[in-house]
RNA sequence: CUACUGAAAAGGCAAACCUAUUGAAAAAUAGGGACGCAAAAUUACCGGUCUAAGGAAGCAAGUAUUCUAAGACAGCGGAAUUACCAAA
Numbered sequence: 001c002u003a004c005u006g007a008a009a010a011g012g013c014a015a016a017c018c019u020a021u022u023g024a025a026a027a028a029u030a031g032g033g034a035c036g037c038a039a040a041a042u043u044a045c046c047g048g049u050c051u052a053a054g055g056a057a058g059c060a061a062g063u064a065u066u067c068u069a070a071g072a073c074a075g076c077g078g079a080a081u082u083a084c085c086a087a088a
Stems, first nucleotide, its partner, number of pairs: 005086002012037002017032006035075001041081003045078003048073003054068004
């Protein structure tokens, strides 16, 4: 110095929930708030999960049902990239 690892220290992020806004929805953004997180930093590449506007099917003609992502989730897992500190 690098890799693995994660005791200590300095810090960091921010679940649920509430308010406002956007959106068809899932969800996202901002503020409050902390369940937790050694990558809970970034990226939808792979798998998975969520929603179904539009489209298709179907028909009992209901503002029902089923299928479908080009929408979403990085705090579901993998993968890629980057990164603070330094005991055993």

Notes:
The RNA shown here (c-di-GMP-I riboswitch aptamer) has 88 nucleotides and comes from an uncultured Gammaproteobacteria bacterium. The sequence was found by an Rfam model in a public genome assembly. The coordinates come from a structure-prediction model, not an experiment, and the mean pLDDT is 85.